[in-house]
Predicted 3D model of a 75-nucleotide RNA (transfer RNA) from an archaeon. Its Rfam family is "tRNA". The family's RNA type in Rfam is transfer RNA. About the family: Transfer RNA (tRNA) molecules are approximately 80 nucleotides in length. Rfam links the family to the GO term triplet codon-amino acid adaptor activity.
RNA sequence: GGGCUCGUAGCGCAGCCCGGACAGCGCGGCUGGCUUCGGACCAGCAGGUCAGGGGUUCAAAUCCCCUCGGGCCCG
Numbered sequence: 001g002g003g004c005u006c007g008u009a010g011c012g013c014a015g016c017c018c019g020g021a022c023a024g025c026g027c028g029g030c031u032g033g034c035u036u037c038g039g040a041c042c043a044g045c046a047g048g049u050c051a052g053g054g055g056u057u058c059a060a061a062u063c064c065c066c067u068c069g070g071g072c073c074c075g
Stems, first nucleotide, its partner, number of pairs: 001074007010027004020058001029045005051067005
């Protein structure tokens, strides 16, 4: 230098291929219930610029381009 792949909540991931309306799940956190107190269990709540920017579109996590970062491979 070239190719492939990944980047979504504190952590681990799904959703992306085939655009569709409030972006989800588990763990964790917080509050309440239960308990003598905890744990477990039950109920609820909070938490996300979908790596960043631009473009296409009525509409983008999803399509296109550029950039940044991680991993693998080639020279």